[in-house]
RNA sequence: UUUUACUCAACGGAGUGCCUUACAAAAGGCUGAGAGGCGAAAGCUAACCCGCGAACCUGAUCCAGGUCAUACUGGCGGAGGAAUUGGGUAAGAAUAGCGU
Repeated sequence: UUUUACUCAACGGAGUGCCUUACAAAAGGCUGAGAGGCGAAAGCUAACCCGCGAACCUGAUCCAGGUCAUACUGGCGGAGGAAUUGGGUAAGAAUAGCGU
């Protein structure tokens, strides 16, 4: 100097669904890491997740299975897009200097 893993800080990115009470509102239930709060709206904000294979978006009102529906499993799919810097610890690699 650099690579990988872990970790800390700051910054940044993203989602918020399904069912029941006819709708809205409100309440209850389900899955999930997360389905929250404020606001007329724009927007702000909490928690969790993610910062490059893996958050999330697009294809996609996709295809097969499954469910009341969502969830879930497999495919598409290491597809296309997508948000990073600095410090610490450990291990490895390269280069240079010094000593014997």